[in-house]
RNA sequence: CGGGGAGUAGCGCAGCCUGGUAGCGCACAGCGUUCGGGACGCUGGGGCCGUGGGUUCAAAUCCCACCUCCCCGACCA
Numbered sequence: 001c002g003g004g005g006a007g008u009a010g011c012g013c014a015g016c017c018u019g020g021u022a023g024c025g026c027a028c029a030g031c032g033u034u035c036g037g038g039a040c041g042c043u044g045g046g047g048c049c050g051u052g053g054g055u056u057c058a059a060a061u062c063c064c065a066c067c068u069c070c071c072c073g074a075c076c077a
Base pairs, nucleotide, nucleotide: 001073002072003071004070005069006068007067010026011025012024013023020057028044029043030042031041032040033039050066051065052064053063054062
């Protein structure tokens, strides 16, 4: 330098194709069962969806640019 993939809750991920209320598991908080712990059950809190623009009535989703990380290749005595 070229090609490809990834970025969404503290962590791991789904949702994107085909635009229409942002979800799951773990973790965390409260309550219940228990003498207590653990475990299980119920309830709940937590999100600028990498950044900036564009399209649209409406964008995590479509389009453009950029940033970060990973993989492959090229270059490099």
Source information: A computed fold for a 77-nucleotide RNA from an Acidobacteriota bacterium, annotated as transfer RNA. The sequence was found in a public genome assembly. Lineage of the source: Bacteria > Pseudomonadati > Acidobacteriota.